[in-house]
RNA sequence: CCAGACGGCCGGAUGGCCGCCUUCGGCGUGGGUUGCCCUGUGCCGGGGGAGGAAAGUCCGGGCUCCACGGAGACACGGUGCCGGGUAACGCCCGGCGGGGGCGACCCCAGGGAAAGUGCCACAGAAAGCAAACCGCCCGCCGAAGCCUCUGGCCAGAGGCGGGUAAGGGUGAAAGGGUGCGGUAAGAGCGCACCGCGUUCCCGGCAACGGGGACGGCACGGCAAACCCCACCGGGAGCGAGACCAAGUAGGGGCGGCAUGCCGGAGUCUCUCUCCGGCGGGCGGGUUUUCGCGCCGCCGCCCGGGUAGGUCGCGCGAGGCGUCCGGUAACGGGCGUCCUAGAUGAAUGGCCAUCCCCCGCGGUAACGCGGGGACAGAACCCGGCUUACAGGCCGUCUGGCGCU
RNA sequence: GGGCCACUAGCUCAGGCGGUUAGAGCGCGGUCCUGAUAAGACCGAGGUCUGUGGUUCGAGUCCACAGUGGCCCACCA
Repeated sequence: CCAGACGGCCGGAUGGCCGCCUUCGGCGUGGGUUGCCCUGUGCCGGGGGAGGAAAGUCCGGGCUCCACGGAGACACGGUGCCGGGUAACGCCCGGCGGGGGCGACCCCAGGGAAAGUGCCACAGAAAGCAAACCGCCCGCCGAAGCCUCUGGCCAGAGGCGGGUAAGGGUGAAAGGGUGCGGUAAGAGCGCACCGCGUUCCCGGCAACGGGGACGGCACGGCAAACCCCACCGGGAGCGAGACCAAGUAGGGGCGGCAUGCCGGAGUCUCUCUCCGGCGGGCGGGUUUUCGCGCCGCCGCCCGGGUAGGUCGCGCGAGGCGUCCGGUAACGGGCGUCCUAGAUGAAUGGCCAUCCCCCGCGGUAACGCGGGGACAGAACCCGGCUUACAGGCCGUCUGGCGCU
Repeated sequence: GGGCCACUAGCUCAGGCGGUUAGAGCGCGGUCCUGAUAAGACCGAGGUCUGUGGUUCGAGUCCACAGUGGCCCACCA
């Protein structure tokens, strides 16, 4: 210098003028009550005012309600190598195994297929207690040929019966691979190495790794097919929810379950109401049990009214700096700072100088013109994913050149 | 703001249990029929199954992430 890998950061800067939202202080003014107090509005001054993704809503929480509170089982859903971090996670860190790259480094939903069920299309002989199409080999028969010809011989198309799984061919996949021996030809048939399985020892918290012995290979793939195993999970969501104000018809229909018994009182009896007991029903998918609440409960549909205000609402798993522990994720101590909270919804516009990019002119300095991404809080956090003009920093790899 | 659903031919829908080449109706094009049109008959074209990755021998179908479109919602009694 070129090419590349990984990690982190910024995401226009400064000044002026005019605006918007919010908050604090001061002054003025209006209303309610008229005593503090509550509330509206104007002016002046001070402070603060979008993001790294505020996004998608894909995960995990806080918070709130469902009066479903405790325990168990089932169902449903999710996660899935090991260890750690964390409030928690499907996230992050470190490691292991597998795959890719010369390398820095990157990728992996990565438990179980000897618990069971299911599937493996087409092609192919055979696709799951394997099979035999071509081929190879053996035995028998044997056309044609030769001779010393009722017989014999060489070679052998073809047929029949067997052996074989080396080779060919099909396929994503054909019951270990390579080599040597062996054999009629072959074959773990035998041996060596590799792979696989069982077992023992060593290292490691573990996943796993290394080594020894034994076994001739039995056990194909798919679980992002059902399933099994382990672990986790109640549902809904700030339009949660609380309070105030206003207003209406606390209305009607259909369906499901239940609407029971005893005693006493209000009553002279019936009905009805109340009280007590037993039973029953309902209450986050089902169910059992303990407990609690209610007395009708649940679902669907048609109607009536209001569509206003306040709170929830920003001090929090918070930011920054520094020290310590840890390989790291992260944790702990100390110091310091807290400053968006809107509700048809503020965070903007113009000018000047500078920065970056593009075009034109110019030898150049420079001048003129245009542009500066993705996108925007709406209860709040931790992640993931996706979008993004341009730029900066650090570490590392490969190659070339020079010393 | 929150929750849910669907994307297959120009339009409306099947296929959803993974298997060779994805179908139907309407529409479109051509030919026949008719004096001409409509109707009818025959033939044909037209699809990267919304996109990108992944699992698998194999994906419209299974999984993940995006994109586009659509639907629903408050309170009082």
Notes
The prediction has a mean pLDDT of 76. Predicted 3D model of RNase P RNA and transfer RNA as a complex of 480 nucleotides. It holds a member of the Rfam family "Bacterial RNase P class A". The family's RNA type in Rfam is ribozyme. Gene Ontology terms of the family: tRNA processing, dimeric ribonuclease P complex and ribonuclease P activity.